[in-house]
Context: one part of a larger RNA
RNA sequence: GGAUGAACGCUGGCGGCAUGCUUAACACAUGCAAGUCGAACGAGAAGAAAAAGAUUUCGGUUUUUUUCUUUUAGUGGCGGACGGGUGAGUAACGCGUAAGAACCUACCCUUUGGAGAGGGAUAGCCACUGGAAACGGUGAUUAAUACCUCGUAUGCUGAGGAGUGAAAGGUCGAAAGACCGCCAGGGGAUGGGCUUGCGUCUGAUUAGCUAGUUGGUGGGGUAAAUGCCUACCAAGGCGAUGAUCAGUAGCUGGUCUGAGAGGACAAUCAGCCACACUGGGACUGAGACACGGCCCAGACUCCUACGGGAGGCAGCAGUGAGGAAUUUUCCGCAAUGGGCUAACGCCUGACGGAGCAAUGCCGCGUGGAGGAGGAAGGCCUGUGGGUCGUAAACUCCUUUUCUCAGAGAAGAAGAUCUGACGGUAUCUGAGGAAUAAGCAUCGGCUAACUCUGUGCCAGCAGCCGCGGUAAUACAGGGGAUGCAAGCGUUAUCC
Numbered sequence: 001g002g003a004u005g006a007a008c009g010c011u012g013g014c015g016g017c018a019u020g021c022u023u024a025a026c027a028c029a030u031g032c033a034a035g036u037c038g039a040a041c042g043a044g045a046a047g048a049a050a051a052a053g054a055u056u057u058c059g060g061u062u063u064u065u066u067u068c069u070u071u072u073a074g075u076g077g078c079g080g081a082c083g084g085g086u087g088a089g090u091a092a093c094g095c096g097u098a099a100g101a102a103c104c105u106a107c108c109c110u111u112u113g114g115a116g117a118g119g120g121a122u123a124g125c126c127a128c129u130g131g132a133a134a135c136g137g138u139g140a141u142u143a144a145u146a147c148c149u150c151g152u153a154u155g156c157u158g159a160g161g162a163g164u165g166a167a168a169g170g171u172c173g174a175a176a177g178a179c180c181g182c183c184a185g186g187g188g189a190u191g192g193g194c195u196u197g198c199g200u201c202u203g204a205u206u207a208g209c210u211a212g213u214u215g216g217u218g219g220g221g222u223a224a225a226u227g228c229c230u231a232c233c234a235a236g237g238c239g240a241u242g243a244u245c246a247g248u249a250g251c252u253g254g255u256c257u258g259a260g261a262g263g264a265c266a267a268u269c270a271g272c273c274a275c276a277c278u279g280g281g282a283c284u285g286a287g288a289c290a291c292g293g294c295c296c297a298g299a300c301u302c303c304u305a306c307g308g309g310a311g312g313c314a315g316c317a318g319u320g321a322g323g324a325a326u327u328u329u330c331c332g333c334a335a336u337g338g339g340c341u342a343a344c345g346c347c348u349g350a351c352g353g354a355g356c357a358a359u360g361c362c363g364c365g366u367g368g369a370g371g372a373g374g375a376a377g378g379c380c381u382g383u384g385g386g387u388c389g390u391a392a393a394c395u396c397c398u399u400u401u402c403u404c405a406g407a408g409a410a411g412a413a414g415a416u417c418u419g420a421c422g423g424u425a426u427c428u429g430a431g432g433a434a435u436a437a438g439c440a441u442c443g444g445c446u447a448a449c450u451c452u453g454u455g456c457c458a459g460c461a462g463c464c465g466c467g468g469u470a471a472u473a474c475a476g477g478g479g480a481u482g483c484a485a486g487c488g489u490u491a492u493c494c
Base pairs, nucleotide, nucleotide: 001494002493003492004491006490007489008488009487010486013364014363015362016361017360018359019357020356021322026320027319028318030317031316032315035078036077037076040075041074044071045070046069047068048067049066050065051064052063053062054061055060085275086274087273094200095199096198097197098196099195100194103192104191108188109187110186111185112184113183114182116150117149118148119147126139127138128137129136130135155164156163157162169180170179171178172177201247202246203245208238209237210236213235214234215233216232217231218230219229220228250272251271252270253269254265255264256263257262277298278297279296280295281294300311301310302309303308328354330353331352332351336350337348338347339346340345367397368396369395370394377388378387379386380385402431403430404429405428406427407426411421438483439482440481441480442479443464444463445462449478450477451476452475453474459466460465
C1' cells in the first nucleotide's frame, strides 16, 4: 500500500447492487417448511336435480333408485432419497484430474409383443370392550389399479434334457373408438454404485507396522469385480521415496495479495463429500441404511390417574446462552423451478420480494455566479498590521435532493383473465437555498505552526522518542493538511 462475512470510538443526507452467528454440531417456547390424486376403491356426510312407490284434501312428509357438485377419515398409487441447512467427523479413492470394467437406473424417449381364466382376504363402517393418555383388543361385514392361484412367454438359469417368471383397469362416447394407465423384452437418455494411475498439511522429541493380515482353492454373498464373508492351504504384505502413531483440517472451481514465481484463505455463488440430539440397526423402495420415517440403547426436556407415554430448528422466522459481533416470529406463489394430477388445481419459509444494519462496493447531494470600507468577531502581532477571508452579509440564479399534487409501468408466457413487489420505479407540475459535514492529523518518517496552560507532573507514543519554566511532540484556542458520509483505532492475511 492492498484486502476483510469484521468489531470498537466519533459522526451520519439519499439511491442502486451485494452481504449479514466466523463463537456453543449449545439448549430450544410458538407458527409454518411435503404433499397430492375422487379419472384406482368401498363407505359416510352435505347440497342440487330427476324418476318411481307409500301416506296426505292440498301443501308437505317419508322410502328407494339414478345423475351432478363438494368433502373428513380409510384402502390404494406416486412423491416424502429432490429441494433447504450445517461443516462435527474425515489426511481418505474423501476431493481434484485422467482412465477403466464386473453393474443398477422410478419417471422420460423409442421399439417388439401381450393384457386369458379364476380366487380368498382386509382397512374403513358397525357392535362389544381395555387404557388417564398415547394407543389398542375381539366379533361380524365390504371394495379395488391392494393380494394370491392357474395358463401363456423372443427373458432368466442350465453343457443338454429341462426348469422357471407377467399383467389392471379407469374416463369420455349411442357405437366405432379416443385418451390415461398395466405386463414382459430390446435400445437410448439421465442419475448412480465400483476399480485404478497421479496429486492432496505438520511432526522422527512417533521406526518399525500388519493374522483376514498378503496370496491361492472350494463355498457363501452382492445390482456388480474383490478377504466382502467363511473353511482349508501357503507365508506373505507395508516401510527413511517416511509405514505406523500423534496433531490439525471438509476438498475443489475460486478469493485476497504479488511484476511474477509464490504465499495466505476456503464467507456469499457453483461442483463433490459427510452429518441430522449421541451410538447402533435394519425395513420399505428404482433409489436411503432415510434432517421434519421405523426399532433398540443413552443423555436431556415435557405429560401422567405412577401403570405408562411424547420430543429432536446444523429448514424459515424467532428465544435463551456464549460472544467484540451478525437481521423480521413480514408479503406472495404474480415469475422461475419442484411434487401430485387427464385437467382444473392443490402444496412449496425452494424461490420472488419487502423490512433491519454505512457491513461493503458504486453513484449523487449538502448549492451556483457576482460580491472589499477586505464589515463585525476570533486568533496572532514588532501595535504599523497580518490572518480566518469572497469566506459572510448583500444581489441575481438553479431545484439534483426535499415536501406536496397529478399521471403511472415493463416484468404476463397465452385470445380473455392472472403482479406479492406497488400506487413502487419512472414522468409531469408547484414550492422554497430551502432538509443535509464530519473525522483524524500537523517533531522526523509524513502533507500540514503558532499562542496559552502545565512543569519528568498531568499526559503522548507505530518506531525514533517528547514532558524537569519560553514544549511546533502533553491539554486547550486560532490556523493549516488529508480523506469525506464517512474518518480513525484494533484484529488478521499478502

Overview:
Small-subunit ribosomal RNA, 5' domain from Chlorophyta symbiont of Lubomirskia sp., 494 nucleotides, folded computationally. Taxonomically the source falls in Chlorophyta (Eukaryota, Viridiplantae). The full RNA is in RNAcentral, with records from ENA, Greengenes and SILVA. Its mean pLDDT, the model's own confidence on a scale to 100, is 85.